[in-house]
RNA sequence: UGAGCUGGCUAAGCAGUCGCUGGCGGCCGCGCGUCUUUUGGCGUGGGCCGCGAGAGGAAAGUCCGGGCUCCACAGGACAAGGUGCCAGGUAACGCCUGGGAGGCGUGAGCUUACGGAAAGUGCAACAGAGAGUAGACCGCCUAAGGCGCCGCGCGCGUAUGCACGCGGCGAACGGUAAGGGUGAAAGGGUGCGGUAAGAGCGCACCGCGUGCGUGGCAACACGGUACGGCUAGGUAAACCCCACUUGGAGCAAGGCCAAAUAGGAAUCCAACGGUGUGGUCCGCACGGGAUUCGGGUAGGCCGCUCGAGGUCUUCGGCGACGGAGACCCUAGAUGAAUGACUGCUCUCGGAGGCGUUUCGGCGCUUUCGAUGACAGAACCCGGCUUACCGGCCAGCUCAAAUU
Numbered sequence: 001u002g003a004g005c006u007g008g009c010u011a012a013g014c015a016g017u018c019g020c021u022g023g024c025g026g027c028c029g030c031g032c033g034u035c036u037u038u039u040g041g042c043g044u045g046g047g048c049c050g051c052g053a054g055a056g057g058a059a060a061g062u063c064c065g066g067g068c069u070c071c072a073c074a075g076g077a078c079a080a081g082g083u084g085c086c087a088g089g090u091a092a093c094g095c096c097u098g099g100g101a102g103g104c105g106u107g108a109g110c111u112u113a114c115g116g117a118a119a120g121u122g123c124a125a126c127a128g129a130g131a132g133u134a135g136a137c138c139g140c141c142u143a144a145g146g147c148g149c150c151g152c153g154c155g156c157g158u159a160u161g162c163a164c165g166c167g168g169c170g171a172a173c174g175g176u177a178a179g180g181g182u183g184a185a186a187g188g189g190u191g192c193g194g195u196a197a198g199a200g201c202g203c204a205c206c207g208c209g210u211g212c213g214u215g216g217c218a219a220c221a222c223g224g225u226a227c228g229g230c231u232a233g234g235u236a237a238a239c240c241c242c243a244c245u246u247g248g249a250g251c252a253a254g255g256c257c258a259a260a261u262a263g264g265a266a267u268c269c270a271a272c273g274g275u276g277u278g279g280u281c282c283g284c285a286c287g288g289g290a291u292u293c294g295g296g297u298a299g300g301c302c303g304c305u306c307g308a309g310g311u312c313u314u315c316g317g318c319g320a321c322g323g324a325g326a327c328c329c330u331a332g333a334u335g336a337a338u339g340a341c342u343g344c345u346c347u348c349g350g351a352g353g354c355g356u357u358u359c360g361g362c363g364c365u366u367u368c369g370a371u372g373a374c375a376g377a378a379c380c381c382g383g384c385u386u387a388c389c390g391g392c393c394a395g396c397u398c399a400a401a402u403u
Stems, first nucleotide, its partner, number of pairs: 001399010012345007020054002023051006030045006056374001060385002063383005068250004075282004080246005085099005100114001101112004115241002120239002122235002137180002139176003147170007155162002188206006207230001208228005213222003254302004264293006274286003309328008346372001347370010
């Protein structure tokens, strides 16, 4: 100087004018309701003043986990679902942290749907001899034993010939799984010996299996050690087995007030029927339940924001995180508030000019345009995933050059 990896912060800034919504405090007596003999009190709506606050890192997805509310204080089992290396963190999790193993990368790092295939079932087209109780196509061999042919010998026979013995040649009906072929994958790998030719057939090393030792809480690791000729492959994001774990529905939950109507009608089931917040069974409780037609209401208030809360310092821990102390209160709308205008600066884009250049570009200046990436809370919190123009900071890796 260039190219990368990881983590954190930010998401235009400043000023002015007008405006919107909530909270807290004060004033008004303006409206409505209600109490009171009256003065007046209470509630609610409105107006004015002051203080202070007002969208996000993802508010998105609705994928996980909870808080909270209801069924409801009767539960249990099965089915069904979820997770899946080890150890921790957390309210909890499918999340996060650290470690192990596999894979990718020169590396910093990234990534994994990471328990079990010897409990069982299934699947792997085609090709191929054979795809797991899985093999002989091409090729190689002719030792032994057989087979065929030839020769010699010998016995029998009139001859052709038959039986027996020896030698030679041949190949397979025999041996082989080293070499080749097929396939995504083919009966551990390399080398030496051995053999008729071969083969863990034997040996050495590697791999694999089992036991022991050492380190580690563990998963696991070891240029450890001993024995073993060695093993039935792959696939479970196929069914399945194993370990752990799981009520359901959800703020449109749920509660209060006011108002209105029709405490309506019909059909079916009938206590051994049924109902009771996913399914089935058992149990418990209740004593009615299901369906169709028709009518009224859609208003107001609560829930609704003080929390597993935030910031700073310090201690413990590799870390996630936890303890202690101090300080702080940071939206609560309900057709849905936080906006509009102006000026300057920043950023981006277009046009022009000047300088420079290794011709990629860079610096300065003039002017025009652009709320300026992704994108708007709706009960809350902890995560994950997805989208994203730029800017800033910290650490680490690689390459080249110089010293």

The RNA shown here (Bacterial RNase P class A) has 403 nucleotides and comes from a Gammaproteobacteria bacterium. It was read from a public genome assembly, where an Rfam model found it. The source organism's lineage runs through Bacteria, Pseudomonadati, Pseudomonadota and Gammaproteobacteria. The coordinates come from a structure-prediction model, not an experiment, and the mean pLDDT is 78. It matches the Rfam family "Bacterial RNase P class A". Rfam describes the family as follows. Ribonuclease P (RNase P) is a ubiquitous endoribonuclease, found in archaea, bacteria and eukarya as well as chloroplasts and mitochondria. By type it is a ribozyme.